[in-house]
RNA sequence: AACGGCAUGCGAGGAGAGACCCGACCGACCUCAGGGCACCGAAGGGGCAAGCCAGGCGCCAGCCAGCGCCCGGCGAAACUCUCAGGUAAAAGGACUCGCCUGCCGCA
Numbered sequence: 001a002a003c004g005g006c007a008u009g010c011g012a013g014g015a016g017a018g019a020c021c022c023g024a025c026c027g028a029c030c031u032c033a034g035g036g037c038a039c040c041g042a043a044g045g046g047g048c049a050a051g052c053c054a055g056g057c058g059c060c061a062g063c064c065a066g067c068g069c070c071c072g073g074c075g076a077a078a079c080u081c082u083c084a085g086g087u088a089a090a091a092g093g094a095c096u097c098g099c100c101u102g103c104c105g106c107a
Stems, first nucleotide, its partner, number of pairs: 003105005009099005018037001020036003023032002038087003044083001045081003051074003055070005
């Protein structure tokens, strides 16, 4: 160097669920941590399994080790919660692919 990994940016694709009702404002749309009911999960955020680690108690025991119980910590997601966000279009959107640049590995 090729190649691989990570990160920003750019391009393409990208689901779900009420264009809900009342009020304010407006010609209307939009908007409003104004009120109400019903929903979605794929910005973000929270939760946990197996397993690992530490402590305590008991059993065995000279010690170590082992086993059981209790408590604590680490511990994944597209699972789950629905805080946030969202429920016509627009915007956003996990994730996938491509490209530039940078860093790391290859060394």